[in-house]
RNA sequence: UGUAGCUCAGUUGGUAGAGCAUGGCACUUGUAAUGCCAGGGUACUGGGUUCGAUUCCCGGUA
Numbered sequence: 001u002g003u004a005g006c007u008c009a010g011u012u013g014g015u016a017g018a019g020c021a022u023g024g025c026a027c028u029u030g031u032a033a034u035g036c037c038a039g040g041g042u043a044c045u046g047g048g049u050u051c052g053a054u055u056c057c058c059g060g061u062a
Stems, first nucleotide, its partner, number of pairs: 001062002005020004014051001022038005044060005
């Protein structure tokens, strides 16, 4: 250090986001590019605290 397929964000703890990628549509003679929309996450794992944990504490694991 471990959060979406990849790269990563996420500060007094309040039921998770961006870019790229993917799918659809528009545009184009066609492709690409561009625009719009959509899908996709039991947040490494097991506990503790708390009304509530990605966030705080402990063990394990890579």
Model confidence (mean pLDDT): 82 of 100.
This is a predicted structure of a 62-nucleotide RNA (transfer RNA) from Salmo salar.
It matches the Rfam family "tRNA".